[in-house]
Context: one part of a larger RNA
RNA sequence: CGCAGGAUAUUUGAUGGAGACAUUCCCUAGUACGAGAGGACCGGGAAUGAGUAACCUCUGGUGUUCCAAUUGUGUCGUCAGAUGCAUUGUUGGGUAGCUAUGUUACGAAAGGAUAAGCGCUGAAAGCAUCUAAGCGCCAAGCCCUUCCAAAGACGAGAUAUCCCUUUCUCUUUAGAGAACUAAAGGCAGGUUGAAGACUACAACCUCGAUAGGCCGGACGUGUAAGUGCAGCAAUGUAUUCAGCUUACCGGUACUAAUCAGCCGUGAGG
Numbered sequence: 001c002g003c004a005g006g007a008u009a010u011u012u013g014a015u016g017g018a019g020a021c022a023u024u025c026c027c028u029a030g031u032a033c034g035a036g037a038g039g040a041c042c043g044g045g046a047a048u049g050a051g052u053a054a055c056c057u058c059u060g061g062u063g064u065u066c067c068a069a070u071u072g073u074g075u076c077g078u079c080a081g082a083u084g085c086a087u088u089g090u091u092g093g094g095u096a097g098c099u100a101u102g103u104u105a106c107g108a109a110a111g112g113a114u115a116a117g118c119g120c121u122g123a124a125a126g127c128a129u130c131u132a133a134g135c136g137c138c139a140a141g142c143c144c145u146u147c148c149a150a151a152g153a154c155g156a157g158a159u160a161u162c163c164c165u166u167u168c169u170c171u172u173u174a175g176a177g178a179a180c181u182a183a184a185g186g187c188a189g190g191u192u193g194a195a196g197a198c199u200a201c202a203a204c205c206u207c208g209a210u211a212g213g214c215c216g217g218a219c220g221u222g223u224a225a226g227u228g229c230a231g232c233a234a235u236g237u238a239u240u241c242a243g244c245u246u247a248c249c250g251g252u253a254c255u256a257a258u259c260a261g262c263c264g265u266g267a268g269g
Base pairs, nucleotide, nucleotide: 001152005163006162007161008160009159010158011157015149016148017147018146021049022048023047024046025045026044027043033038051106052105053104054103055102059100060099061098062097066093067092068091069090070089071086072085073084074083075082076081111143112142117137118136119135120134164268166179167178168177169176170175180266185263186262187261189205190204191203192202193201210256211255212254213252214251215250216249217248220244221243226239227238228237229236230235
């Protein structure tokens, strides 16, 4: 820009893409078959490998924003307690998120038309013949079935809902100008996000829980500081499953989402 008014949702599916795997074991059955050795078709069931996708409950990894231990050295006058630097100084753990080696799911079944192949009926050609007329069976392959995208599919589809129902002048076929009006909805701006390069997408903007803060909880770490007691002291012990606690959960307007703005019209060739 188009889809002959504007808009918001939900859709149909022309078409395109993805996928399509393999193996083992058990039952039938040590049956059919076979002198024996061996050993099935058909049918049913259970697993596994590799692959793909999603996810983080579990098992782990990471987790320089959390907790603790500890070495050297500096600073806060000293002790104590903190803190800086040394690869995050080193070490032991670890929330969220991300993640695989973890978890879950998938390939199926059914149908249609067929290939090679196997047939029925059957003449030409009194026989024979799957073929000439006619009628069947049959593949991981083809078309569907499954999943994803999809109406710029210009053949531009469908459904539901929402919005707009002025006045005057000039010219008067049809237009031009002025005034009034400015909808539904959208944009921009702001607070943000398990969304993200930007854009886009999604939530919210005081008629508010969108982010931060605060409160409570969870998770993690592992029993803080101070003080008392015991010990010459290192240290231990009680207060104390304490203290601290990032990204998690719930609540709460304390802070910030202020007020304005712009587009979009007047019933539709």
A computed fold for a 269-nucleotide part of an RNA from a Lentisphaerota bacterium, annotated as large-subunit ribosomal RNA, domain VI. The RNAcentral record of the full RNA draws on ENA.